[in-house]
Notes: The prediction has a mean pLDDT of 84. A computed fold for a 1478-nucleotide RNA from an uncultured prokaryote, annotated as small-subunit ribosomal RNA.
RNA sequence: AACGAACGCUGGCGGCGUGCCUAACACAUGCAAGUCGAACGGAAUGAGGGGGCUUGCUCCUUCAUUUAGUGGCGCACGGGUGAGUAACACGUGGAUAAUCUACCUGAUGAUCAGGGAUAACACUUCGAAAGGGGUGCUAAUACCCGAUAAGCCUACAGUCACUUCGGAGACAGUAGGAAAAGGUGGGGACCUUGGAAGCUUCCGUCAUCGGAUGAGUUCGCGGCCCAUUAGCUAGUUGGCGGGGUAAAGGCCUACCAAGCCUACGAUCUUUAGCUGGUCUGAGAGGAUGAUCAGCCACACUGGAACUGAGACACGGUCCAGACUCCUACGGGAGGCAGCAGUGGGGAAUUUUGCGCAAUGGGCGAAAGCCUGACGCAGCAACGCCGCGUGAGUGAUGAAGGUUUUCGGAUCGUAAAGCUCUGUCGGUGGGGAAGAAACUACUAUGGAUUAAUACUCGACGGUACUGACGGUACCCACAAAGGAAGCACCGGCUAACUCCGUGCCAGCAGCCGCGGUAAUACGGAGGGUGCAAGCGUUGUUCGGAAUUAUUGGGCGUAAAGAGCGUGUAGGCGGUUGUCUAAGUCUGAUGUGAAAGCCCGGGGCUCAACCCCGGAAGUGCAUUGGAAACUGGGCAACUUGAGUAUGGGAGAGGAAAGUGGAAUUCCGAGUGUAGGGGUGAAAUCCGUAGAUAUUCGGAGGAACACCGGUGGCGAAGGCGGCCUCCUGGGCCAUUCCUGACACUGAGACUCGAAAGCGUGGGGAGCAAACAGGAUUAGAUACCCUGGUAGUCCACGCCGUAAACGAUGAGUACUAGUUGUUGCGGGUAUUGACCCCUGCAGUGACGCAGCUAACGCAUUAAGUACUCCGCCUGGGAAGUACGGUCGCAAGAUUAAAACUCAAAGGAAUUGACGGGGGCCCGCACAAGCGGUGGAGUAUGUGGUUUAAUUCGACGCAACGCGCAGAACCUUACCUGGUCUUGACAUCCCGAGAAUCUCUUGGAAACAAGAGAGUCCCUCGGGGAAUUCGGUGACAGGUGCUGCAUGGCUGUCGUCAGCUCGUGUCGUGAGAUGUUGGGUUAAGUCCCGCAACGAGCGCAACCCUUGUCGUUAGUUGCCAGCAUUAAGUUGGGCACUCUAGCGAGACUGCCGGUGAUAAACGGGAGGAAGGUGGGGAUGACGUCAAGUCCGCAUGGCCUUUAUGUCCAGGGCUACACACGUGCUACAAUGGCAGGUACAAAGGGUUGCAAAGCCGCAAGGUGGAGCUAAUCUCAAAAAGCCUGUCUCAGUUCGGAUUGGAGUCUGCAACUCGACUCCAUGAAGGUGGAAUCGCUAGUAAUCGCGGAUCAGCGCGCCGCGGUGAAUACGUUCCCGGGCCUUGUACACACCGCCCGUCACACCACGAAAGUUUGUUGGACCAGAAGUAGGUGAGCCAACCCCUCGGGGAGGCAGCGCCCUAAGGAAUGGUCGGUGACUGGGGUG
Repeated sequence: AACGAACGCUGGCGGCGUGCCUAACACAUGCAAGUCGAACGGAAUGAGGGGGCUUGCUCCUUCAUUUAGUGGCGCACGGGUGAGUAACACGUGGAUAAUCUACCUGAUGAUCAGGGAUAACACUUCGAAAGGGGUGCUAAUACCCGAUAAGCCUACAGUCACUUCGGAGACAGUAGGAAAAGGUGGGGACCUUGGAAGCUUCCGUCAUCGGAUGAGUUCGCGGCCCAUUAGCUAGUUGGCGGGGUAAAGGCCUACCAAGCCUACGAUCUUUAGCUGGUCUGAGAGGAUGAUCAGCCACACUGGAACUGAGACACGGUCCAGACUCCUACGGGAGGCAGCAGUGGGGAAUUUUGCGCAAUGGGCGAAAGCCUGACGCAGCAACGCCGCGUGAGUGAUGAAGGUUUUCGGAUCGUAAAGCUCUGUCGGUGGGGAAGAAACUACUAUGGAUUAAUACUCGACGGUACUGACGGUACCCACAAAGGAAGCACCGGCUAACUCCGUGCCAGCAGCCGCGGUAAUACGGAGGGUGCAAGCGUUGUUCGGAAUUAUUGGGCGUAAAGAGCGUGUAGGCGGUUGUCUAAGUCUGAUGUGAAAGCCCGGGGCUCAACCCCGGAAGUGCAUUGGAAACUGGGCAACUUGAGUAUGGGAGAGGAAAGUGGAAUUCCGAGUGUAGGGGUGAAAUCCGUAGAUAUUCGGAGGAACACCGGUGGCGAAGGCGGCCUCCUGGGCCAUUCCUGACACUGAGACUCGAAAGCGUGGGGAGCAAACAGGAUUAGAUACCCUGGUAGUCCACGCCGUAAACGAUGAGUACUAGUUGUUGCGGGUAUUGACCCCUGCAGUGACGCAGCUAACGCAUUAAGUACUCCGCCUGGGAAGUACGGUCGCAAGAUUAAAACUCAAAGGAAUUGACGGGGGCCCGCACAAGCGGUGGAGUAUGUGGUUUAAUUCGACGCAACGCGCAGAACCUUACCUGGUCUUGACAUCCCGAGAAUCUCUUGGAAACAAGAGAGUCCCUCGGGGAAUUCGGUGACAGGUGCUGCAUGGCUGUCGUCAGCUCGUGUCGUGAGAUGUUGGGUUAAGUCCCGCAACGAGCGCAACCCUUGUCGUUAGUUGCCAGCAUUAAGUUGGGCACUCUAGCGAGACUGCCGGUGAUAAACGGGAGGAAGGUGGGGAUGACGUCAAGUCCGCAUGGCCUUUAUGUCCAGGGCUACACACGUGCUACAAUGGCAGGUACAAAGGGUUGCAAAGCCGCAAGGUGGAGCUAAUCUCAAAAAGCCUGUCUCAGUUCGGAUUGGAGUCUGCAACUCGACUCCAUGAAGGUGGAAUCGCUAGUAAUCGCGGAUCAGCGCGCCGCGGUGAAUACGUUCCCGGGCCUUGUACACACCGCCCGUCACACCACGAAAGUUUGUUGGACCAGAAGUAGGUGAGCCAACCCCUCGGGGAGGCAGCGCCCUAAGGAAUGGUCGGUGACUGGGGUG
């Protein structure tokens, strides 16, 4: 795009079309083929006339109407259907010299003379009926005989021209043979009317020759599938004789011969009516064969003939079968695939209508009759086409809906309102065309004729005829009134929001949506598309170059046969000539009509219809051309082959022969091991191994040479020698003269393994055994070991049989190796150099390729031939066939299932891949943790609650810089409901303070004090109480809706961009490489050049110096004091401002002259001096809704709020992080030094006094370089303890206290006295640290009423070690492989278990179909017989006979049927096999 469609929702009108695609299933009822009286005899009815006359009967006659029967024509057309048919059935073009043709038409000639029957009818008879029988009568255009024969047919011989050489035509001749029918009208001799002869018109009939039409037969070509159908055929193929037909012919028959068809697809099976056309497509094609038209076939199924011009006959006959109906049970009837209609089937397809008015057909002289052909109407949106459902105006942008950021937006000029119009529909009125013929009458002029009758035809006039239908069309009237839906809105694909739902319900053509913010589900609003339709489903073509002729491919995506020889076939070098099959060109015929296309015309337009044209690419005949292809002939040499001369080679086959090595055997020497492995063991060995020497046996394989070297078609071929033998190469250019190439089938060869028979067997070695390894180890490793490996003969016929690349020929830049042969120059020669041919490699241009890559050895450019491919799986499987001893090979599907499978390349990630490098990563060290007690956090458990969060590193002394109440979010109990808190409104009271009662408190009730400011009618600010509703509130949920902040990789050195360039592209380059660095730091190189975020630096602190400034700081010198206390001073320290200093700057060395590195000098400091702050692009849906903010959801007398008490502090246990220890480098006691950094007014607090102490008292001083916390501790000196559960260790517990606080019971810290647990340096494992670091020692601070062993800071003392980068962990760069990309915590294979699905096999069983052989055989044709029977003709003695025929009988053939046996397609089948999906 289309449809004979169906289904869902919806539906106003008209025109034109179309309408059982399924059950060729069965059919009730009606209709669908009759007509002619001008062929015939009758009958009936009516009318007229006449006769007899018993006046209502009969007879005769005429006319009209109706007709059963005889007869003629028609019924073979028209109409239906598509079952069968793969065929001369159809299409197209020929042939018929091998034929027929009723009716029609042209021409010629006839139409003579006779005969015998029969239906109807009458009588009778059988039967239920259908239907018959008998006797008698009668007619014809029915039937029969004879005559005639121009022409016709048959036979014979003759002439002419033609021919496909078979024949056939024309002409004249001889012999024989075959015809006929009358009727109507006119007129009318003879005659009385009437009738008859003869004449005439028209029709009919016969013969012959033509035409036209139709039909038969035949031939060339064309159009389905399957080779898992390869051979078929006995009347089969041909001939001769005969028969038969309209007609050639095995069409039939007898005989003879053995042929015929087939790979260009016979035969069998399956499917199917064919065509013009139709749909699609740019075309070529593909699909299809409804309606219309041509042909064919069929008519319940099968068979058969009759009649006829034509049938083997849809509405005819006979027989058989199935089915249905009637029946008196004896017997009969029927055939809608005609039109309607019914049942059934089905997703599905109409009225038991009107009319012959038109067109067409049959009959008829005609009128006319018949016609379910046809013309119309009805039903159906089934299709195509047309029209309408209104038009204009109308902004308070109404109401309402939807939405909202609450402002608005949108439906929307849409509506309403106002002004118009009148199509369709409705009502009323008018109202066609389709109709012209025939016929009748009439006018005119013709034909015929004896005729002015009759008849015929021409041209006029008049009359008659409409189913549709009062329809189309026209006019008028009223009224916007009666007339819009369907699908879609994630992308493809035009069209977006809200609500509901929450991987549910559902959607889906493909991709895919849905797990709480769904433009994808359902609804709504809005929008988009089409529109009386719109969607869905089905089917066909297109897109699909996705079967590729036009117009594809085969190295790696599917695809080159393992290789060759060669048949058929295809294709084929140069020249000349002939031909004309192909080819080209012209002409003629045909290519039906309709359809498509173009032009014109008719319905108001269109659809539709009419007219004309073009086209129809085809076929046939014929004229011409001769370039090319083909064919014939003649020639040529370049393709191909042969010849001669060389030379290389693991080419093949056979026989012989050689040495090294392994093993075994014998002997000698010799002694304890050997062997084997990662390490071992099994194993061998004291019965003498291994080792070593000599000798022997046997089998197999041939080191070095040896090489991308050679040979061969491939498989493959390797010691040496001999015989036989194949191929290739080079040179010479003698010969042949296209002999060539390819190659379906066919045939040969064909690694290894395997099979058969017979040998052989050293080594090796499937199977097997043992030992190891391992979780296991039916493996890898080891010790043994049999088939086999070897030989001969025979099979198998496959491999990643690979260059994953078929063979041949030609052409298309080069460079460089190597093998064989040759030429040239040169040389004594070998080399070397140049060059030709043939092989074999590497690289590389153009070109090709999806890319990788190929590139004169093509995967380039062309030609020829063969093989093969067409999504993945199922499957190279099943079944069938062929081959094989078997194993198996070969040929080779389908059901079902998936939306992919695959190739090449890219970026990442990963690797028990590689290279380079780094890090307290390992190593080297020091000290810990893990063991004890305890503190603290977590898990678990418990509980009314033990609130919540955090979970590898990167949760666990984390949020918490501090839970007795509060905090607090949890639990129990008691309260409140506009609320504890915010804003607004109303009323009252200033605010506020004090007290009493109840209660656990919250709170409730009450009493009292107190009265603000400015103005003054009021009102205002703040605050309290009461009330109303908007609202408050929520540590309720979602960190996977979020912001912000944070952790982590990681302070790792990376992450990117612009332009350019390369690539089809993803992408690459830059950023890689060579060096170097802590660093993508820097240098050099480079199709890159630059830039950004990171690194570094800039910032803070610390280390040195200078300068400025000296109070609260400092004191060298001077004075003074208990004391820098004071005077004085600011030199020093210090404080805190500003500066300086360090930059690889200098030197020489290494390096590439670079960057830089190593060393040195100077310097307080040296190569980022130490430390801090600073965290790129990103990753982990990492953490946090309980810090804060925030979307959505939930709650609202509660999940909110207030209060008391409890809990977060529980305790069998497990883990993390700490503290204190286990002691002598120590404990205790005494004495005595030296810090830094901080804090302090609800605060730090001195001196003094009291207490053993915690502390109390006290209050000077201090808003701090001034006063204070404050004592630093380790250290140093002296003493004591003496290795022990201790003078170590301090848990636990008892008692007594202190402090803070409303309050230390649950549940604080501290002090004193007493008590004195575990613990003697800690398993596997594991952590931190590289210098002022670890270790060790104390001090301060935040939070805080009080409370820490935690945290954050501060200083004191102050080490050890680093060879080095193999390994563990983490990271960076480059490279490589990849089937990974939620990226190795990936992906993924097979069995087993379960469920479902389709398939194979199977003892069988069963349906259909079909073959050959057989039995039986209805009807029927031909032929045979025909003793029974018979009118026509002949003979006759009239009895009959003959000719001819009928019945009957028998026979050939034959349908249905029967029975036995085969083939084949299916259905089903216990059990079973693999496959697919989950």